Predicted 3D model of a 265-nucleotide part of an RNA (large-subunit ribosomal RNA, domain VI) from a bacterium. The coordinates come from a structure-prediction model, not an experiment, and the mean pLDDT is 88. Its Rfam family is "Bacterial large subunit ribosomal RNA".
Context: one part of a larger RNA
C1' cells in the first nucleotide's frame, strides 16, 4: 500500500513444512520342519538404543551484585570490626534462571490408489494365457490420517461485536465536528540484537522499595564467662541474603500530544 467505510476479537485452510529408525527378550513353541544336530513363518506382549519435541518435580552442572572460611597488601589514626585490589584473589556450599547426563512424550494404528510381484474369470487363437473387455491381493515408497506455519490464497475468505446519520455552497470548495479504535510517551516482561510481541499506566499491584514467607549459608556484631594465650562457650537453628511466592500505593507509570471521521465504487 492492497484486500470496495473504519475497528476489535475469534477462525476456515488453498498451499508449504516436520515426522517416516533399529535391536533384544518372553509367549505361541522346543511346536511346524528335521534321522539327528538344530529350529521357524504368522501372531501377541515387554524392554532398550539412537533420534526428535517439550520441561526443570527429581538427579546433577552453572550460578562474576547470595552466605561462610581464608592468604597477601592497602585504607578507615590504633584495637576490634570492616571497605578496596589480587582478570569472582583462593576455597566450601548455593536460590532463581539457563541447561543435560535428569523427567515426560513421540514414531503407532488405520484408509485409498499403486510399483515389482502374485492371482480370478477370459477371448483374440474351440487349447493355453493375470489382459485384450472385466475383477482381486500387495511396499519403509505415493495420497490421506497425525504435528507445525498459513488469506499478499491479489480468487486477498468466514463469523461475532463496536463506531460514525451536521450545515453552506454544489464542478472545485468552506464551516463545524473528530466516533469506535490505535499510536507516541512512560513502568515493565520466562518476549527480545534492533524492531516486533505480551502485561500495566492511579477506576493502578507494571517495576522498585517495604513487610511476611520460601530458600541459601551455617550460629553475626557487641557483651558476658573460662583460659597465660591461640581460642572456646553462652546470648544464638543466630546474623546476613540476587533473581522465587505473596501482601502493601511509600516511589515511579504524571501531564499531554498525534492519527483515525461525518453511513461508505
Nucleotide at each position: 500500500c492492497g484486500u470496495a467505510g473504519g475497528a476489535a476479537a475469534c477462525u476456515u485452510g488453498a498451499g508449504g513444512g516436520g515426522u517416516u529408525c533399529a535391536a533384544a527378550c518372553u509367549c505361541u513353541a522346543g511346536u511346524a520342519c528335521g534321522a539327528g544336530a538344530g529350529g521357524a513363518c504368522c501372531g501377541a506382549g515387554u524392554u532398550u538404543g539412537a533420534c526428535g519435541c517439550a520441561c526443570u518435580u527429581c538427579u546433577g552442572g552453572u550460578g562474576u551484585g547470595g552466605c561462610a572460611g581464608u592468604u597477601g597488601u592497602u585504607c578507615c589514626g590504633u584495637c576490634a570490626g570492616g571497605g578496596g585490589c589480587a582478570g569472582c584473589g583462593c576455597u566450601g556450599c548455593g536460590u532463581a534462571g539457563c541447561c543435560a547426563u535428569g523427567u515426560g512424550c513421540g514414531g503407532a494404528a488405520g484408509a485409498g490408489a499403486u510399483a515389482a510381484g502374485c492371482g480370478c474369470u477370459g477371448a483374440a487363437a474351440g487349447c493355453a494365457u493375470c489382459u485384450a473387455a472385466g475383477c482381486g491381493c500387495c511396499a519403509a515408497g505415493c495420497u490421506c490420517c497425525u504435528c507445525c506455519c498459513a488469506a499478499g490464497a491479489u480468487a486477498a475468505g468466514g463469523u461475532u461485536u463496536c463506531c460514525c446519520u451536521u450545515c453552506c455552497a454544489u464542478u472545485a470548495g468552506g464551516a463545524c465536528u473528530u466516533a469506535a479504535g490505535g499510536c507516541u510517551c512512560c513502568c515493565g516482561g520466562a518476549a527480545g540484537a534492533c524492531u516486533a510481541c505480551c502485561g500495566g499506566g492511579u477506576u493502578g499491584a507494571u517495576a522498585g522499595g517495604u513487610c511476611g514467607g520460601a530458600u541459601g549459608u551455617g550460629u553475626a556484631a557487641g557483651c558476658g564467662c573460662u583460659g597465660c594465650g591461640a581460642a572456646g562457650c553462652g546470648u544464638u537453628c543466630a546474623g546476613c541474603a540476587g533473581a522465587c511466592c505473596g501482601a502493601u500505593a511509600c516511589u515511579a507509570a504524571u501531564a499531554a500530544g498525534c492519527c483515525g471521521u461525518g453511513a461508505g465504487g
Description: RNAcentral holds the full RNA, with entries from ENA.